A computed fold for a 267-nucleotide RNA from a Candidatus Sumerlaeota bacterium, annotated as Bacterial large signal recognition particle RNA. The coordinates come from a structure-prediction model, not an experiment, and the mean pLDDT is 76. It was read from a public genome assembly, where an Rfam model found it. NCBI's taxonomy places the organism under Bacteria, Bacteria candidate phyla, Candidatus Sumerlaeota. It matches the Rfam family "Bacterial large signal recognition particle RNA". Its family is annotated with SRP-dependent cotranslational protein targeting to membrane, signal sequence recognition and signal recognition particle, plasma membrane targeting in the Gene Ontology. About the family: The signal recognition particle (SRP) is a universally conserved ribonucleoprotein involved in the co-translational targeting of proteins to membranes.
[in-house]
RNA sequence: UCGCGCUAGGUGGGGAGUUGGCGGUGCCCUGUGACCUGCAAUCCGCCACAGCAGGACGGAAUUCCCCUCCGAGGCUUCCUGGGUCGGGAGUCAGUCUCCGGCGCGGAGUUACGAUCCCCGGGUCCCGCGCAACACCCGACUUCGAACCUGGUCAGGGCCGGAAGGCAGCAGCCAUAAGGAGAUCCGGGGGUGUGCCGCGGGGGCGCCUGGGGGGAGCCACCGACCGGAUCAACGUCUCGGUUCUGGCGGUCGGAGAGGGGUGCGCGG
Repeated sequence: UCGCGCUAGGUGGGGAGUUGGCGGUGCCCUGUGACCUGCAAUCCGCCACAGCAGGACGGAAUUCCCCUCCGAGGCUUCCUGGGUCGGGAGUCAGUCUCCGGCGCGGAGUUACGAUCCCCGGGUCCCGCGCAACACCCGACUUCGAACCUGGUCAGGGCCGGAAGGCAGCAGCCAUAAGGAGAUCCGGGGGUGUGCCGCGGGGGCGCCUGGGGGGAGCCACCGACCGGAUCAACGUCUCGGUUCUGGCGGUCGGAGAGGGGUGCGCGG
C1' cells in the first nucleotide's frame, strides 16, 4: 500500500416548549444517502457513559469524531411605529350644547324712505253711559167663585088693605185670590257679552297715523374672536395583549474548508 473478515462509532440534525436535568413522543425549521417494531403530554424512558427493549443494514471513511467560516430558522433585553382592550386627566386644539362679541360672506329689510328726532292713536287698567243676553217684578191678554164677591136679577118668596117696598137662587155679565200665555212696553239686580260712546290713568313691548331728515338697519345661517359645560368620539397619559421594523444578545440545520480514527489474517 492492496484485498478479505471484524469492532468502536453510525443509520439525521437543530429551535422553542416541558423538566431539577438529559433524551423521546407532540409543534416548528432544515434536509435526505439518512432502517424496522413496541412505549409515551395531568406523558414515556433515563441520571452526567443521561430514551429503554428487540431486530436489521452498512462500517474505519463522500457516511464516524473534532475545529473554523458562512448561514435557513427559532427565542429574547431595549427602542420606534401600528392594531386592540382597560384605567385616568381636563383645555392644548376639535366634535356636541350654551353665552357674549364682531360685522367678513349669505339671507332679510330699506328712496313705496332705514337708524334717529318730534307729535298722536290703538292694544292694557279704572269709572260712567249705551247696547246685547238670561232671570225676576209690574203692566198686558185670557181663564177663573154652588153659598160665605159685585151688577142685573126670570120664576118664586117676604112686608103692606092698597099704592108700593125689601131680600134674593139659577142664568147672564164682570171680577178677586190664583193659573196660563206673550215677550211689544216700564222697572230691578246681574254678566266668560260688545268692530259702541264719554272721561281719567298707564306707557315696557307690539301695531299704526302725521311731520322732520336723507342711507343705512338687522344679527337668522356660515366664518372669526373670547368664555362656560360635558367626557360619548378625538387628544394626552398609564398599563395589558398582539403585529411590523431597527441596534444588539443567544442557540443554530444544511453547505464549504481543515484535521483525527482500532483489531486480525493474507498478498